[in-house]
About this RNA
A computed fold for a 74-nucleotide RNA from a Patescibacteria group bacterium, annotated as transfer RNA. Taxonomically the source falls in Bacteria candidate phyla (Bacteria). Its Rfam family is "tRNA". From the family's description: Transfer RNA (tRNA) molecules are approximately 80 nucleotides in length. The sequence was found in a public genome assembly. The prediction has a mean pLDDT of 81.
Formats: sequence, C1' cells, structure tokens
RNA sequence: GGACUCAUAGCUCAGUUGGUUAGAGCGUACGGUUCACAUCCGUAAGGUCAGAGGUUCGAGACCUCUUGAGUCCA
Repeated sequence: GGACUCAUAGCUCAGUUGGUUAGAGCGUACGGUUCACAUCCGUAAGGUCAGAGGUUCGAGACCUCUUGAGUCCA
C1' cells in the first nucleotide's frame, strides 16, 4: 500500500426482508424471602446503536466517507 471482518447498556452478545416500545444473560441499586448471609423471586436504573453525510414515508439493518480493533496478502 491492497482485500476482508467487526463496532448495539458497565461486560458478553441478539436484533429475521428496512416497519410502528431497541432487547437478553451477567453485573449494579432497591424490595421480598432468611436470625443473618448466600441462593431464589420481583422491580428499577443504565443506550447520541463508533462519528458524519446520503437514500427512504420510515434506517441499529441499505450506500459513501472518516475513526478504532482484528485477520490475510504484498
């Protein structure tokens, strides 16, 4: 220098052909249970979907550029 893959909650990840509330597990806070702790149950908080632009009635999903991480080739 070239090609490809990935970026979604604190962590690990889902999200179908673009469609009407952005989710799960773990973790955190609170409550229940217990003499107490753990386990278990319930509730809640937590997201500029990496950034910018575009297409569209509508984008986490499509297109372009940028940034970062990784793999391969030279």